[in-house]
Molecule: transfer RNA
Organism: Clostridia bacterium
């Protein structure tokens, strides 16, 4: 240069017929057991605003299609792999 896969909380990674984003899990705080602690259990854990109920935003960046996009389309970006 091309041809192809991928990119989602801090983190592994789900949400593949285009229909509720963040499912488990690990990490973190918080509390419970415990003389302590370690194991083990409960909460909480994208983000902003709000005392709360709630309510806007958010899937590497930018558009477009659709009522509806993480998903299909185009354009860049990163990273990995054939090939030259």
């Nucleotide at each position: 240069g091309u041809c192809g896969g991928c990119g989602u909380g801090a983190u592994g990674g789900a949400a593949u017929u285009g229909g509720c984003a963040g499912a488990c899990g690990u990490g973190a705080u918080g509390g419970a057991c415990u003389c302590a602690a370690a194991a083990u259990c409960c909460a909480u854990u994208c983000u902003c605003a709000g005392c709360g109920a709630u309510g806007g935003g958010g899937u590497g960046c930018g558009g477009g299609u659709u009522c509806a996009a993480g998903u299909c389309c185009c354009g860049c970006c990163g990273c990995c792999g054939g090939c030259a």